[in-house]
Context: one part of a larger RNA
């Protein structure tokens, strides 16, 4: 000098842009944060419409008509759970563990990959269960849901399912082949201390079988051999998410991994698997386990390292806010729902930028303060007073309705932009003045009070303590403590 996710004094107009739990991976009140499709199904409820029948008034020629109720069929519309199907593995948090093929790079084979794309061939025949729920209380009950048969590309072995529509046709279903993405696995090689850690290791090194896996491999087992690894540091210990990057430096370094990106790891704490293409799953299960609510004492219930918030620790860190208008995902043929992802707005001088607090003329060198060699000077000072003059801002008001939006649809918004009116009116403080280092004197104090980054100052004339008046830097900030080059 130059950086900070800062913080603490003191002082504060206005914008813009970015950034805000760095410690308790410490406990969480409440609300949201993953739904969605009726073009996969069967239910219920409610209203509409239209037909039937059935009773009941009326009327009239009895039969037929016309109103009025109930039932039943069928249609459409809504809501309400269930089945079923996809999503939910994404996105968003967090960094507690991890010194490892985690991560960076660069090869590599023995792998799988919903949805979406290409090509080829199919979608036949049967069946009962159960949800909702219905009544007759033991019966009925739908599917693209479950079971069984049969065939093909091919040796064996395996396959299927409907929806919408007036149709054309569109959406799906199965199978194989290939892409595409996307994950899994294997290696070279990099990049933390400690030797006051020197030996470590028994599935340990390998090898035949075998068993599991999408798959490769002691991954797992039998059996057989004794092996592996290590001063070019093995085992241990201690600390750590890694990286694109970031800060400083001329450069080589050297510190650091906040926001933003990829990657990994976790989801109260510990094991475990089920479903699925994909978890061994953050708002799923299951088992212990601590803590916490409930209890009728038999049991049950949770899980904010998702946006807000709240306790509490702490120098210290924000609103229990808008809206899906845009970008992006889920789910649906769509219409359209759902999104605390995003966009936006609030709040804080926490950064960095940019305006602003007037201009211009002005000597009675005005009044006051300081000061000094005292009738008479100096400095504050062209500073103010005055006159002239401008509007950044700010506060009113009228106007245009531009762009994010494409034919529509704007949360942001009292949005931006343009004119006009008022009025100098509403805006400067902090640190420092002995050297280092740019700014000096008068008063008090009297080694006392006190200052201090270093060297030092203070015991009566202190440019170094406190005041005053002068000056100096930097300015909506400035000092100071931390910490990094």
């Nucleotide at each position: 000098g130059a950086g900070u996710g800062a913080a603490c004094g003191c002082u504060a107009g206005c914008g813009a842009u970015a950034g805000g739990c760095c410690u308790a991976a410490c406990a969480c009140a409440u609300g949201c944060a993953a739904g969605u499709u009726g073009a996969a199904c069967g239910u219920u409820u409610a209203u509409u419409u239209a037909a039937a029948u059935u009773u009941a008034u009326a009327u009239u020629u009895u039969u037929a008509u016309a109103u009025a109720a109930a039932u039943u069929u069928a249609a459409a519309u809504a809501a309400a759970a269930g089945u079923a199907g996809c999503a939910a593995a994404c996105g968003g948090g967090u960094g507690a563990g991890u010194a490892a093929c985690a991560c960076g790079u660069g090869a590599g084979a023995a792998u799988c990959u919903a949805c979406c794309u290409u090509a080829u061939a199919g979608c036949u025949c049967g069946g009962c269960a159960u949800a909702a729920g219905a009544u007759u209380u033991a019966u009925c009950a739908a599917a693209u849901u479950c079971c069984g048969a049969a065939u093909a590309a091919u040796a064996a072995a395996u396959a299927a399912a409907g929806g919408u529509a007036a149709a054309a046709a569109c959406c799906g279903c199965u199978a194989u082949a290939a892409g595409a993405u996307g994950a899994g696995c294997u290696c070279g090689c990099g990049g933390a201390a400690g030797a006051u850690u020197a030996g470590g290791u028994a599935g340990u090194u390998g090898g035949u079988g075998a068993g599991a896996u999408a798959a490769u491999a002691g991954c797992u087992c039998a059996c057989c051999a004794a092996g592996c690894c290590a001063a070019a540091g093995a085992u241990c210990u201690u600390u750590a998410g890694c990286u694109g990057a970031u800060c400083u430096g001329a450069g080589a370094g050297g510190a650091u991994g906040a926001u933003c990106a990829g990657c990994c790891a976790c989801a109260c704490u510990g094991g475990g698997a089920c479903u699925g293409a994909g978890a061994c799953a953050c708002g799923g299960c299951c088992c212990a386990g601590a803590c916490g609510c409930u209890u009728u004492c038999g049991a049950g219930c949770g899980g904010c390292a998702g946006c807000a918030g709240u306790g509490a620790g702490g120098a210290a860190u924000c609103u229990u806010g808008g809206a899906c208008a845009a970008u992006g995902g889920g789910c649906g043929a769509a219409a359209g729902c759902c999104u605390g992802a995003u966009c936006c707005a609030g709040c804080c001088a926490u950064a960095u930028c940019g305006c602003g607090u007037g201009a211009g003329u002005g000597a009675a060198g005005a009044a006051g303060g300081c000061u000094g060699u005292u009738u008479u000077g100096g400095u504050c000072g062209u500073a103010a007073a005055a006159c002239u003059c401008u509007a950044a801002a700010u506060u009113c008001a009228a106007g245009u309705a531009a762009a994010g939006a494409u034919u529509a649809u704007g949360a942001c918004a009292u949005u931006u932009c343009u004119u006009g009116a008022a009025u100098a009116a509403u805006a400067a403080g902090u640190c420092c003045c002995g050297g280092c280092c740019a700014a000096c004197u008068u008063c008090g104090u009297g080694c006392c009070a006190g200052c201090a980054g270093c060297c030092g100052c203070g015991g009566u004339a202190a440019u170094a303590c406190g005041a005053g008046g002068g000056g100096g830097g930097c300015g909506a900030g400035c000092g100071u403590u931390a910490u990094u080059c």
Predicted 3D model of a 485-nucleotide part of an RNA (small-subunit ribosomal RNA, 5' domain) from Koliella longiseta. The gene name in the source record is rns. Its Rfam family is "Bacterial small subunit ribosomal RNA". The source organism's lineage runs through Eukaryota, core chlorophytes, Trebouxiophyceae, Koliellaceae and Koliella.